Large-subunit ribosomal RNA, domain II from a Candidatus Woesearchaeota archaeon, 711 nucleotides, folded computationally.
Model confidence (mean pLDDT): 81 of 100.
The RNAcentral record of the full RNA draws on ENA.
The source organism's lineage runs through Archaea, Nanobdellati and Candidatus Woesearchaeota.

Context: one part of a larger RNA
RNA sequence: GCCAGGGAGUUUUUCUGUGUGGCAAGGAUAAUCCUGUAAGGGAGCAUCCAUAGGGAAACCAAUCGCUCGCAGUUUACGAGGAGCGAGGUAUGAAAGUGCCUCAAGUCACAUGGAACAGACCCGAAGCCGGACGAACUAGACCUGGGUAAGGUGAAGCCCCCGUCAAAAGGGGUGGAGGCCUGAAGAGGUUCUGCGUACAAGCGUUCUUCUAACCUGGGCCUAGGGGUGAAAAGCCAAUCGAGUCCGGCGAUAGCUGGUUCCUGCCAAAGUUGGCCGUAGUCAAGUCUCGAGCGAGAUUACUAGGAUGGUAGAGAUACGGAUUGGGGAUUUAGGGUUCGAAAGAAUUCGGUUUCCUGUCCAACUCCGAAUGUCCUAGCAUCGUAGACCUCGGGAAACGGGGGCGCGGGGUAAGCCUGUGUCCCGAGAGGGGAACAACCCAGACUACAGUUAAGGUCCCAAAAUAUUGACUAAGUGUUAAAGGGUGAAGGAUGUUCACAUCCAUAGACAGAGAGGAGGUUGGCUUAGAAGCAGCCAUCCUAUAAUAAGUGCGUAACAGCUUACUCUUCAAGGGUGUGAGCGCCUAAAAUGGACGGGGCUAAGUCAAUUACCGAUACUGUAGACAUCAGUAAUGAUUGUGGUAGGCAGGCGUCCUGUAGGAGUAGAAGCAUUCCCAAGAGGGUUUGUGGAUUCUAUGGGAAUGAGAAUCCUGGU
Numbered sequence: 001g002c003c004a005g006g007g008a009g010u011u012u013u014u015c016u017g018u019g020u021g022g023c024a025a026g027g028a029u030a031a032u033c034c035u036g037u038a039a040g041g042g043a044g045c046a047u048c049c050a051u052a053g054g055g056a057a058a059c060c061a062a063u064c065g066c067u068c069g070c071a072g073u074u075u076a077c078g079a080g081g082a083g084c085g086a087g088g089u090a091u092g093a094a095a096g097u098g099c100c101u102c103a104a105g106u107c108a109c110a111u112g113g114a115a116c117a118g119a120c121c122c123g124a125a126g127c128c129g130g131a132c133g134a135a136c137u138a139g140a141c142c143u144g145g146g147u148a149a150g151g152u153g154a155a156g157c158c159c160c161c162g163u164c165a166a167a168a169g170g171g172g173u174g175g176a177g178g179c180c181u182g183a184a185g186a187g188g189u190u191c192u193g194c195g196u197a198c199a200a201g202c203g204u205u206c207u208u209c210u211a212a213c214c215u216g217g218g219c220c221u222a223g224g225g226g227u228g229a230a231a232a233g234c235c236a237a238u239c240g241a242g243u244c245c246g247g248c249g250a251u252a253g254c255u256g257g258u259u260c261c262u263g264c265c266a267a268a269g270u271u272g273g274c275c276g277u278a279g280u281c282a283a284g285u286c287u288c289g290a291g292c293g294a295g296a297u298u299a300c301u302a303g304g305a306u307g308g309u310a311g312a313g314a315u316a317c318g319g320a321u322u323g324g325g326g327a328u329u330u331a332g333g334g335u336u337c338g339a340a341a342g343a344a345u346u347c348g349g350u351u352u353c354c355u356g357u358c359c360a361a362c363u364c365c366g367a368a369u370g371u372c373c374u375a376g377c378a379u380c381g382u383a384g385a386c387c388u389c390g391g392g393a394a395a396c397g398g399g400g401g402c403g404c405g406g407g408g409u410a411a412g413c414c415u416g417u418g419u420c421c422c423g424a425g426a427g428g429g430g431a432a433c434a435a436c437c438c439a440g441a442c443u444a445c446a447g448u449u450a451a452g453g454u455c456c457c458a459a460a461a462u463a464u465u466g467a468c469u470a471a472g473u474g475u476u477a478a479a480g481g482g483u484g485a486a487g488g489a490u491g492u493u494c495a496c497a498u499c500c501a502u503a504g505a506c507a508g509a510g511a512g513g514a515g516g517u518u519g520g521c522u523u524a525g526a527a528g529c530a531g532c533c534a535u536c537c538u539a540u541a542a543u544a545a546g547u548g549c550g551u552a553a554c555a556g557c558u559u560a561c562u563c564u565u566c567a568a569g570g571g572u573g574u575g576a577g578c579g580c581c582u583a584a585a586a587u588g589g590a591c592g593g594g595g596c597u598a599a600g601u602c603a604a605u606u607a608c609c610g611a612u613a614c615u616g617u618a619g620a621c622a623u624c625a626g627u628a629a630u631g632a633u634u635g636u637g638g639u640a641g642g643c644a645g646g647c648g649u650c651c652u653g654u655a656g657g658a659g660u661a662g663a664a665g666c667a668u669u670c671c672c673a674a675g676a677g678g679g680u681u682u683g684u685g686g687a688u689u690c691u692a693u694g695g696g697a698a699u700g701a702g703a704a705u706c707c708u709g710g711u
Stems, first nucleotide, its partner, number of pairs: 001711006011117001013115011026049003032043004053060002064085005072077002086101006120257002123254001127247006138221002141218006149181003152177001156173005185208003191203001193202002223239001225235003260646006270283005286392006295380003300376007311365001312363002318359003323354006332347006398422010427438003442619007452609003455594003461606001463605006474596002487581002491578010508565005514538003519533003544559001548557002620636003623632003647700001649697010665684003670679003
C1' cells in the first nucleotide's frame, strides 16, 4: 500500500415549537399503598400548569357597544378578522402614556431546537496530587585493586678544585617532578572513512598515562528536589523540571474525519456590537409552517419633474496663468546727465487693450445614464402573491470582467461604488485556461441555429467580386502571458495642392563658365574660398567681388549660370493605406502544429459546419384543478443549508407461509425499478427462514498520518 472486521449527533432531566391522541374551565398526578403469575388495574384530597391583571409595594381589580368585512349564502347578514370606542391597574395635578381585558388549557407519545451534563468522534503542549527510582549517570564517604619499558636527572651526600673561611666551579653518587616518549588503562580529535535493522559499533589518526589518575564492592543525596571544575549538563535510551498511576473523556473559538437513496426550494462573505479580526451575537439574505385577503413589481414605452457629473467655458465669480502694446509716476531699487532742483531710461507697482492656457474643494452653461411621479403595456397573484407571526438554518476570509472613483512609479497591487458572472454552473468556442464570447444541463431520439469557423490534423468554401501587402508582415477578438516607441528611409498604393514642360521641362552627354580685379581692409601672405566691410560696373547666350575641395600664397578641380544634343513627362509639399529599419537573453521552438504568397489584410456577397441553446416526437417527475378518468400551463443546474418521501440491517408483538424432495450464507446467470434496492438461474452449503402490519434501535463506511488482524 491493499483486503477483512471495528469506527463518530447518543441518553437523563428541564424549557420551547410542531404533529397525533385523551379529557376540557379544567388537565395531570408524584412518592407511597392495595391487587395481580405477568402485562396491568385501583387508590393516592399533597403538588404543578391553566382559569386575572396591574403595581417596587401598600393595594386595587376587567362589561359591553358601533362600523367595516374574507369564506359562505338569501346581497344583506356574516364565525374568525380589522378599526373605533369602552373597561382594569400603575404613574401623573391634569393631558397623556405603559401593561392588560371580549375565556382554552392540560397530559401522553413522536419529532425539530435550546440548556446542564464528556454531549458527534479522535487529537495537545500543559497544571495538580500520591507513589517509584542514584543497577545508567553526577557528587560525596567507607573498604579494596591497578599503572610494561625507556628518557631526563632537582635537592641532599662524597671527591677534586677553590677561599682566611665561605661562596662559586668540576666529577661522581642520588632519584625529585599535577616532567618527557610510550604499553595496559582512560578518553573520543580527524577521516565529516565503513556501518546504521529506531536509538552503536568498527577501523584509522589523535589526547592522557604517578596523577585534580583509572577502577570493583558497599553506602548517601529525589523532582521546584538532588548533583554539577557550570554544558541549564546529569538524575535508568526520558530533563528549561524524571517516571508511573490518579484528577481525566482536562481544555482546544484550531486541524482531520463523520457511513443509504430520491424529490422541492436555495444562500452568504454585507451592517452594527464584542480584548472582536481563524470566533461569536443581533439585523439582512435562505427554508418550512400558520394567519390575513388583493394587490405586488416597474424591466419597457410616453409625458412631466428633479439634478450640476461628463463635456465645455474664462470681460460669469473665486483661484492659477503665456507673450505683446499703451497710460500713469503711485511705495520703492538701479543706471546716465546735472552743482542742485530735476530730467531721461530701466526694473517694479497700478490700470487698460490685444493674445495664449487651466481647476476635486471655480461655474455664465451643460448632456447621456440616473432618481421621482403619472399613464400605457408587460410579468406575477384568489390555484392566495405582497405582508404579518412562528420553527430551523447556514453565513458574517470572497474573487473576476466592465463602468465610475481614491491611494500608489507600478503590480496577477490596495481600497470604494454600480452591474453581470465565478463562488454554487455543466455544454459549445477561445490550442490548453473559475469567472472573455455563446448558452442556464429532467430523460431519449431527430432536426435548426449561436458564438466561432469551413487547405490537412479536424465537421464545413482550396467559394465569389474588388483592392492592398513581398515584409513569412501576417495567419492571435480582447486580456493575463497581449501591444512594440521616439526617430529615420527615392519600399509601394491612393488622394490633394503647387511649380516646370513641344516657345523642349527633368536626368545624362558635349561646350562655355569671361574682363575691370590680386575689390577694399587686415595680414608675413589673404589673389572667389582664415577673418571684417562692401557686394558694383562692362562684354555677353551665360558667368557669383563666388557652392565645395585644394595651395604657405598662387595654381588646379568643381558648382551656380548659359548654349547645343536628346524627346515627354518632371520637381516639391501635405494627408491616408499596407509594409521596412530602429528590434538584444540565456537547452532547440513555436501562427495550437503542418504548412500558407493566400490558407494574409481591407471591403462586400452567398452557401455550409457548429452546443445539453431553439423546434419536433415520446416518456418521467413536480405544482394546480378535478371524486375519478383526465387536463392545464408553468417548471425540474446547484455548494452551505431548510423541508419532504422512501430503501436496507438487527431485535421484537400480531397474522400468514416456506424448508433435509434442501433454509440462511457464499459464488454465479439473467431480469425489474428514477434510485437506495428487489427478484431469479445454476453450483456450493446443510438448518433455518420469508411476507404483511405495528413497536424498538449500540442501524448503513472510502478516507480520520483512524484501530485490530491478514498479506